[in-house]
Context: one part of a larger RNA
RNA sequence: UGACGGGGGCUCGCACAAGCGGUGGAGGAUGUGGCUCAAUUCGAGUCUACGCGAAGAACCUUACCGGGCCUUGACAUGCUCGUGGUACGGACCUGAAAGGGCGAGGACCUCUUUACGGAGGAGCGAGCACAGGUGUUGCAUGGCUGUCGUCAGCUCGUGUCGUGAGAUGUCGGGUUAAGUCCCUUAACGAGCGAAACCCUUGUCGCUAGUUGCCAGCGGGUAAUGCCGGGGACUCUAGCGAGACUGCCGGUGUCAAACCGGAGGAAGGUGGGGAUGACGUCAAGUCCUCAUGGCCCUUAUGGCCCGGGCGGCACACGUCCUACUAUGGCCGGUACAGAGGGAAGCGAUACCGUGCGGUGGAGCAAACCCCAAAAAGCCGGUCCCAGUUCGGAUCGCAGGCUGCAACUCGCCUGCGUGAAGUCGGAAUCGCUAGUAAUCGCGUAUCAGCCAUGACGCGGUGAAUAUGUUCCCGAGCCUUGUAC
Repeated sequence: UGACGGGGGCUCGCACAAGCGGUGGAGGAUGUGGCUCAAUUCGAGUCUACGCGAAGAACCUUACCGGGCCUUGACAUGCUCGUGGUACGGACCUGAAAGGGCGAGGACCUCUUUACGGAGGAGCGAGCACAGGUGUUGCAUGGCUGUCGUCAGCUCGUGUCGUGAGAUGUCGGGUUAAGUCCCUUAACGAGCGAAACCCUUGUCGCUAGUUGCCAGCGGGUAAUGCCGGGGACUCUAGCGAGACUGCCGGUGUCAAACCGGAGGAAGGUGGGGAUGACGUCAAGUCCUCAUGGCCCUUAUGGCCCGGGCGGCACACGUCCUACUAUGGCCGGUACAGAGGGAAGCGAUACCGUGCGGUGGAGCAAACCCCAAAAAGCCGGUCCCAGUUCGGAUCGCAGGCUGCAACUCGCCUGCGUGAAGUCGGAAUCGCUAGUAAUCGCGUAUCAGCCAUGACGCGGUGAAUAUGUUCCCGAGCCUUGUAC
């Protein structure tokens, strides 16, 4: 100087408390440990590993295992030699394929030559140098990332003080979300952070008016902005305005600021996002990529088929569905937003109980399609039961994708109808359009093990005016040579 303290003071944070919903019990999904296995590829390991890398494991992927094969190699560059029946290669043989044989046919480019031909290149073959390695070291590294933490801190120049390490500044009094600002001051200034600048959302105006909109006018229909037309409105998307403690009152050190009020769509950072200082954890990643060292070189490289990554006595994490009446089921009937679509989205119609099929209008899409939003509302039914709750498991029959669904896909119909009656100790999330609850979309993707992830809107609470305690953090101070 730090670090630490079951030292102190001040202060924050869903940290506790207050409240709402969960997890821990059940069944299932998924990840992990363990066990098993020829292999169950590898990594991740308190918070900060465990629906994590993986935004798609039947083959492929694939890195693992078994077997069959290749050896200048699947790929790059260079050198030497050879090569016209050369490169390429129908058919045929072998084989699970890869591969290995045999081989009808049979070239291209440049220079040169009357022609025949000659020289060279590409290609191929032989050889060499090398390729290749998801082999190893993240404790040799770059890059990227997690975490403390969106916390308010971390430093520098000059000056001053100290023999020096270093201190001061950055402390103190106020204040703030903030080292935010004010005052004081041996300090005076400055930088990286905070804030602002950026995106989005909330109000208004202007411009613009199609594919969007329809108030007024006209036409038309069973009906519909359907048509003429219109730019008012909604909306779209570009430019502006608007919020600054600006105004008023009070408190305050004539300060910064705080409290209350007016106006306003919005008020004191309006809500949300992007943005992550110096550093910490020899944190994570050599399996994204890059890269030093080391290692393999007829194999630790390469190709193929099959299997495995999906194994199951168990254990844990994260989730989904439930145990119901604020509900289940049946019928009727409303209202979104954000997305995606050409080897694509696919309407009307027809067939099928359904998954789906036939067919193909329209649409590179404010135009057409995916598309039904669901909870909701109206009516009916069930009457507290392992049930008209719950849907695991299993049987049968089908549909779809794909070369192929046995290991190991998803979906549909009929049947079957398990556990489960709200969950011990313990433990998690959330402070407002939040929690809870309801559905919709997208990426990956042939299909899909998605109940995941990332988004979108609908309905829409309760509680906290407290900081003693648990956890983490900031500033000052104190003790301790750690």

Small-subunit ribosomal RNA, 3' major domain from a metagenome, 482 nucleotides, folded computationally. Its Rfam family is "Bacterial small subunit ribosomal RNA". RNAcentral holds the full RNA, with entries from SILVA.